Archaeal signal recognition particle RNA, 271 nucleotides, folded computationally.
RNA sequence: GAGAUAGCUAGGCUGGCGCGCUGGUCCUGCGCUGUUACCGUGAACGGACCUCACACGGAGCCGAAGCCUAAUUGAAGGCCUCAAGAGCGUUCAAUGGCCUCUUGUCUAACCGUCGAAGUCCUGUCCUGUGGGACUCUACCUCAUCGAAUCGUGUCAGAUUGGGAACAAAGCAGCACUAAGGUGAACGUAGCAGUGUUCGCAGGGUCGCAGGAUGGAGGAAAGAUAAGAAUCAACCAUGGAUGUUCUGGUUGUCGACAGUUGGGCGUGCCUC
Numbered sequence: 001g002a003g004a005u006a007g008c009u010a011g012g013c014u015g016g017c018g019c020g021c022u023g024g025u026c027c028u029g030c031g032c033u034g035u036u037a038c039c040g041u042g043a044a045c046g047g048a049c050c051u052c053a054c055a056c057g058g059a060g061c062c063g064a065a066g067c068c069u070a071a072u073u074g075a076a077g078g079c080c081u082c083a084a085g086a087g088c089g090u091u092c093a094a095u096g097g098c099c100u101c102u103u104g105u106c107u108a109a110c111c112g113u114c115g116a117a118g119u120c121c122u123g124u125c126c127u128g129u130g131g132g133a134c135u136c137u138a139c140c141u142c143a144u145c146g147a148a149u150c151g152u153g154u155c156a157g158a159u160u161g162g163g164a165a166c167a168a169a170g171c172a173g174c175a176c177u178a179a180g181g182u183g184a185a186c187g188u189a190g191c192a193g194u195g196u197u198c199g200c201a202g203g204g205u206c207g208c209a210g211g212a213u214g215g216a217g218g219a220a221a222g223a224u225a226a227g228a229a230u231c232a233a234c235c236a237u238g239g240a241u242g243u244u245c246u247g248g249u250u251g252u253c254g255a256c257a258g259u260u261g262g263g264c265g266u267g268c269c270u271c
Stems, first nucleotide, its partner, number of pairs: 001271003007268002011062004015033005023050005038058005066264009077253003082248001084246009094237004100228008110218002118213007125203008133194003136190004141184005151176004159168003
């Protein structure tokens, strides 16, 4: 220098970035993205380190393959700045509407000489008072029941006194009755009761009912116009403000895919 690519070894690969945390950095966390491509243990009240790259352990693939670096093109995505549109909310003694009142007009009607509005009286309502009714309580009268012992009368039997006649006390029973129980009509009494009723006096008048007077109006709804009033709530418009979304904009970082150049290496084997 050329060749070969079976098998080796040096070596390389098994990701990267952003947010966040931090004095700073790597990682666990979250997000975006790539590959044919790792596994286990540990770690946000964190694990570790101070220019080194997570620590410890295990495995796989490629293989002279590749790795590092500078410039440059495209580029998903993240963050930042600025405004726009839309949505949602907050706020404004903002404006108007809604709501209320007065007056007029119109609409569809209504009641009224079988008597409108108004006025007066009475009742309904309240207070006091006097009667009635009903209910309740008590008393009187009558009927009936009603006493172991502590009512009266009569007292069988039995008991006692007596020679006897007779007498005495006296249980049960019976009769009469007290206190009292039950029932009934009338009567009497009750500042006892009541969604009871009548009268009298006073009060009171929104509504309703009745009567008198009076002699033609009365009352409500909708629409509309003007004026007044408007605490709150609701609706619409407008201003201010916050937040979310969308596509832009400023700057920055940038996975990933290329181009050009440079550095290390390009071995073992054959000629």
Of the family's consensus pairs, 95% are formed in the model. Its Rfam family is "Archaeal signal recognition particle RNA". The family is grouped with related families in Rfam's "SRP clan". Its family is annotated with signal recognition particle, plasma membrane targeting and SRP-dependent cotranslational protein targeting to membrane, signal sequence recognition in the Gene Ontology. By type it is a non-coding RNA gene.